Context: one part of a larger RNA
RNA sequence: UGGUGUUGAAGGAACUCGGCAAAUUACCCUCGUAACUUCGGGAGAAGAGGGCCCCGUUCGUGGGCAACCAUGGGCGGGGGGCACAGACCAGGGGGUGGCGACUGUUUACCAAAAACACAGGGCUCUGCGAAGCCGCGAGGCGACGUAUAGGGUCUGACGCCUGCCCGGUGCCGGAAGGUUAAGAGGAGGGGUGCAAGCUCCGAAUCGAAGCCCCGGUAAACGGCGGCCGUAACGAUAACGGUCCUAAGGUAGCGAAAUUCCUUGUCGGGUAAGUUCCGACCUGCACGAAGGCGUAACGACUUCCCCGCUGUCUCCAACACCAGCUCA
Numbered sequence: 001u002g003g004u005g006u007u008g009a010a011g012g013a014a015c016u017c018g019g020c021a022a023a024u025u026a027c028c029c030u031c032g033u034a035a036c037u038u039c040g041g042g043a044g045a046a047g048a049g050g051g052c053c054c055c056g057u058u059c060g061u062g063g064g065c066a067a068c069c070a071u072g073g074g075c076g077g078g079g080g081g082c083a084c085a086g087a088c089c090a091g092g093g094g095g096u097g098g099c100g101a102c103u104g105u106u107u108a109c110c111a112a113a114a115a116c117a118c119a120g121g122g123c124u125c126u127g128c129g130a131a132g133c134c135g136c137g138a139g140g141c142g143a144c145g146u147a148u149a150g151g152g153u154c155u156g157a158c159g160c161c162u163g164c165c166c167g168g169u170g171c172c173g174g175a176a177g178g179u180u181a182a183g184a185g186g187a188g189g190g191g192u193g194c195a196a197g198c199u200c201c202g203a204a205u206c207g208a209a210g211c212c213c214c215g216g217u218a219a220a221c222g223g224c225g226g227c228c229g230u231a232a233c234g235a236u237a238a239c240g241g242u243c244c245u246a247a248g249g250u251a252g253c254g255a256a257a258u259u260c261c262u263u264g265u266c267g268g269g270u271a272a273g274u275u276c277c278g279a280c281c282u283g284c285a286c287g288a289a290g291g292c293g294u295a296a297c298g299a300c301u302u303c304c305c306c307g308c309u310g311u312c313u314c315c316a317a318c319a320c321c322a323g324c325u326c327a
Base pairs, nucleotide, nucleotide: 001322002321003320004319005318006317007316008315010313011312014311019308027051028050029049030048031047036041038157052079053078054077055076056075057074058073059072060071061070062069063068080084092306093305094304095303097301098300099298100297104116105115120155121154122153123152124151125150126149132141133140134139158293159292160291161290163224164223165222168221169220170217171216172215173214174213177212178211179210183206184205188201189200190199191198192197225243226242227241228240229239252286253283264280265279266278267277268276
């Protein structure tokens, strides 16, 4: 000097990105417990008291004929210690937002999460030698299943809801029409031959699916406007005009895990608050399989408070281990 521990005056988070680390708490009994809530919960909420030993008294339980033995509870009185759950072991607590309903799962060796999964919801395919998948194939899985089943895909408990657009792309349907391959068809023509013939080219016309075309479909891929004017202060615009579109963003939410300008503005909390909470709405660039809420849950994340502390003001001492010097 480092490591691992123990202790610490006064203060008590002033440390720091952040209470990281440490400290506090810890068991049993009694009392007592809020908002909120899906009435289960939240709850060990929070908070308060008691706990050792001796004596007396009282009520049980089991065994025994009984004396008595074992054991549990109530009440009263007393004793000792610094300390009575005497060591070890052994929750710190509360409030508030965000995200995800939950228990689970995951990057074996830097990520455990708001990511994945999940019950529940939707769309779609599949009638059984099913669809789908593996295999060149035979064959196999699906399934010794049969639409309350199986596959694909999206969403993700629950509550309230889930608007408008089918023009483009996709998918589904459409006995007409257009286009159209091989093929059918052969008008007409070429080569050769005396010829029969052989052999080439070949118009019209008839020819599937597909595409065009006509419809449907958004919990399919996706999309969901601009400019100008207007009310008897001012400001604003319920109202009007106009252009464009397939249709111009409904409900709800909103400086948000989304807000650039931005530390927006106002309110709350602090002596002081780029964070936090509540509002406002000017949403650069929320928005409905998703939006908005939500009790419970979380080694998640934000902010605040109580307790507690060597995190800090500001460091010190001690123990052990290592290092260094000497033998």
Model confidence (mean pLDDT): 91 of 100. A computed fold for a 327-nucleotide part of an RNA from a metagenome, annotated as large-subunit ribosomal RNA, domain IV. The full RNA is in RNAcentral, with records from SILVA. Rfam family: Bacterial large subunit ribosomal RNA.